[in-house]
Molecule: transfer RNA
Organism: Fermentimonas sp.
RNA sequence: GCCCAGAUGGCGGAAUUGGUAGACGCGUUGGUCUCAAACACCAAUGGAUGCAAGUCCUUGUCGGUUCGAUCCCGACUCUGGGUA
Numbered sequence: 001g002c003c004c005a006g007a008u009g010g011c012g013g014a015a016u017u018g019g020u021a022g023a024c025g026c027g028u029u030g031g032u033c034u035c036a037a038a039c040a041c042c043a044a045u046g047g048a049u050g051c052a053a054g055u056c057c058u059u060g061u062c063g064g065u066u067c068g069a070u071c072c073c074g075a076c077u078c079u080g081g082g083u084a
Base pairs, nucleotide, nucleotide: 001083002082003081004080005079006078007077010026011025012024019067027045028044029043030042031041032040046057047056048055049054060076061075062074063073064072
């Protein structure tokens, strides 16, 4: 250089070839239990803003297609693998 695969909350990791983004686990927070902890169990948990109701943003980055994109198309960045 060329070819292939990948990039999703704080972390790991799903999402039927386009229709509520984030299932599940870890972590975190609150609670129960305990003299106190650990374990276990219950509940909540993407980000920003806000007293709240709510509003806005979010699948590596920037564009395109579409009523609608994690998903389809293009360019680029980064990571892993293959190859002379």